Description: This is a predicted structure of a 312-nucleotide part of an RNA (large-subunit ribosomal RNA, domain VI) from a Candidatus Heimdallarchaeota archaeon. Rfam family: Archaeal large subunit ribosomal RNA. Rfam 15.1 lists 2,955 matches to the family in 1,139 species. The RNAcentral record of the full RNA draws on ENA. NCBI's taxonomy places the organism under Archaea, Promethearchaeati, Candidatus Heimdallarchaeota.

Context: one part of a larger RNA
Parts: sequence; structure tokens; C1' cells
RNA sequence: UGGCGGGCGAUUGAGAGUAAAGUCUCCACAGUACGAGAGGAACAGGCGGCUGGGGCCGCUGGUGUACCGGUUGUUCUAAAGAGCAUUGCCGGGUAGCUAAGCCCUUGUAGAUAAGAGCGGAAUGCAUCUACGCUCGAAGCUACUCUCGAAACGAGUCGUCCAUUCUGCAACACUAUAGAGGGACUGGUGACAGUAACUUUCGUUGUAGACGAGAACGCGGAAAGAAGAUCCGUUUGAUAGAGCAGGGGUGUACGCGUCGAGCUUAGGCGAGAUGUUUAGCCCACUGCCACUAACUGUUCAAGCGUAGUUAGG
Repeated sequence: UGGCGGGCGAUUGAGAGUAAAGUCUCCACAGUACGAGAGGAACAGGCGGCUGGGGCCGCUGGUGUACCGGUUGUUCUAAAGAGCAUUGCCGGGUAGCUAAGCCCUUGUAGAUAAGAGCGGAAUGCAUCUACGCUCGAAGCUACUCUCGAAACGAGUCGUCCAUUCUGCAACACUAUAGAGGGACUGGUGACAGUAACUUUCGUUGUAGACGAGAACGCGGAAAGAAGAUCCGUUUGAUAGAGCAGGGGUGUACGCGUCGAGCUUAGGCGAGAUGUUUAGCCCACUGCCACUAACUGUUCAAGCGUAGUUAGG
């Protein structure tokens, strides 16, 4: 831009793609059918495994430079609390991500190949083939899966809005005129004509109002390189703070008591223990409008269908 006004939501499926599945042991059928014996199947059924594909994080783990703790050297006088040394090193570790962990994973129909056949001539027999017909594969096609109204035959359904109003300019016109919606007559019809009624109007251009909805803006995440996607925007739990739950680490500082050892005999003192299931912290869940989602801006359809077909 088109899809015969503009949107929002839901669909159909022409057409396109496709590998989403592949395979094996074992049990049982069955020591059966078959076979003199030796040997030795199959269909239907069942447990499990491997490879591939998809998904997930409850479990087992990994990571986890969020976080908690221990500790060495050094600096801030010491303590406390910190900086630097690969996150200094070490021990743990929630969420998230993840595999080595867990879950799911194919069948049905049609037409066929080799092949197996049926009726059957050419060739009075025979013959699966010449006509005709029935079967038959991990292969082919379709369903199942993905995309898909730009599928120009451009589809369908639901719903919302619009199909209006006003100003200005130019031009035209002035009641024997213009406009309007009905009525009547004629014509298949486009239309033509007639008489009333209402009104003061008209045409073109331009600007504005209204306006479903959309975009921007603002707070964000189940999304994310940027766009995009998705959610919320006070008629609100969208993010943060706070509180609670759940969780990580592992018992904080200070103070009290005990205390190896040292001593200048006054004290100093590693460490242990109580206060303390402490202290510190959280990406999770919930509650709660305390803070911030404010005020707003822009775009946006407004068409003429229907009917007539060589007539008017």
C1' cells in the first nucleotide's frame, strides 16, 4: 500500500515444513508347531535397557566473585570494624542456571514395491496378466506436530466506534429562486414529471470539535544485546521499604565466671564457658499503599453503499 469505513478479540486451513522416534536383551507362548532324530520357530502379551527428541529442578549433585563463618601476612596505635593480597586462602551455601538427577516419547488409515494370489483369454488345456480383481514393507502419502488470510477466490465469527456537528474563506444565488424529506403519475430500471408542505438556504476548500482504539510516557518481569514480548498504571499489590513465614551460616559485640602459661609479683593472658537454636544475611512466598507508578501528550475512521448498462 492492498484486502469496498476504522478498531479489538477469537478462529478456519488453501499452502509450506517435518526424523521425533529408532532399537535390543529377557520372560511367556514352548521344548509347543515342525521334524525319524538331532534340533527347533512364530502371532497376540509382559518387565527392563541403550541411542535420539522434548520438558523440569521435588530428590542426588555441580555452580553459586548474593550471603555466613574460620584463618595467614600487612595497614588503619590496640580492641571493635574494615582495606589489599586470584573471591588472599579455606569450610558451607538459598534462588537462578544446570546433568551425572527426574518425567514423557507412537499409533491409525490409504495407495503401493519385491512377492503371494483370484477369476481369465490370446493358445477349447495351462497360465497371477493381456482386460478385471484381492493382498502385501522399517519405505511413500495423510492424520497426530510447527508455520500459515498477501490464500489478489485476500475468508469466517463476536463485539466496539463511526457513517456527525461547528467556524472561516472563495464562488454562486435572492422568493417566478435554492435546499429537504415524504406523496402521486410514467418507466423493468437508472430516472423523468406533477402538486402540496417545511425551511432560507447552496457548492468547493480549509480549520476545529467528537472519537472505538493505538502509540508514547510512567512502575516493572514469567521477557530481554537494541528493538520486540508480557504485566501493571491509584477503581492499584507493578517495583522498593517495612513486617511475617520459609531459608543460609553456625553461636556476634560487650560483660560475668574459669583459665594453661608468663611476671617487674602490681598484674598480663591464648583459650573455654554463660548471656546465645545467638548475631549477620536472603534473588523465595505472603501481608501492608509507607515511597514511586504523577500531571499527561500524540495519532486515529468519519465512506457512499444499493440500483442501472447504452439508456438516462